[in-house]
c-di-GMP-I riboswitch aptamer from Hominimerdicola alba, 85 nucleotides, folded computationally. The RNAcentral record of the sequence draws on ENA. It matches the Rfam family "c-di-GMP-I riboswitch aptamer". Gene Ontology term of the family: cyclic-di-GMP binding. From the family's description: GEMM was predicted in a large-scale screen for bacterial structured RNA regulatory elements. Lineage of the source: Bacteria > Bacillota > Clostridia > Oscillospiraceae > Hominimerdicola.
Order: sequence, then C1' cells, then structure tokens
RNA sequence: AAUAUAGUUUAGCAAACCUGCCGAAAGGCAGCGACGCAAAGCCAAAGGGUCUAAGCCUAUGAGGGUAUGACAGCCGGUUGCCGUG
Repeated sequence: AAUAUAGUUUAGCAAACCUGCCGAAAGGCAGCGACGCAAAGCCAAAGGGUCUAAGCCUAUGAGGGUAUGACAGCCGGUUGCCGUG
C1' cells in the first nucleotide's frame, strides 16, 4: 500500500429501593444506586391520556364530583448527535 474479514464515534441520561428536605396528596429537589433508554433532550390548556383532591360542591355513615396541583420514563409535538448501508 492492497485485499479479505470483523467492527461501528465521542459520550449522555438515570428507574426502583434507601436517606434528607418541600408538598394535603399526586409528586418534586438533592445524595446514593442502575432498571432501562437512539432522543429517557425540550414542550403541561398548542393536542390526547393518566394520577392526586387541599379548597369548593354534594350526600348524610363509610362516600362521590371537581384542577387552578402533578406526570414528558404513556401517546404526541418539536429540536438535536452519529454516518456501516
């Protein structure tokens, strides 16, 4: 240098449990920790869906309804990284 074969970057995020704090709760933040993720980046009345129910309404036995609260690791929208084919 050629051929064949094989391979596919640098990395990133961080579930559950546990601890502390906030919150009525759902849940959030931080630490620990990795279940997983090719968007597990961002967006919460620009769409759908799910969870909670303090307050309010209702019933009078227990309950029920309701978001202005929450979930983007439910779907969805949107923006990126890589470059074997």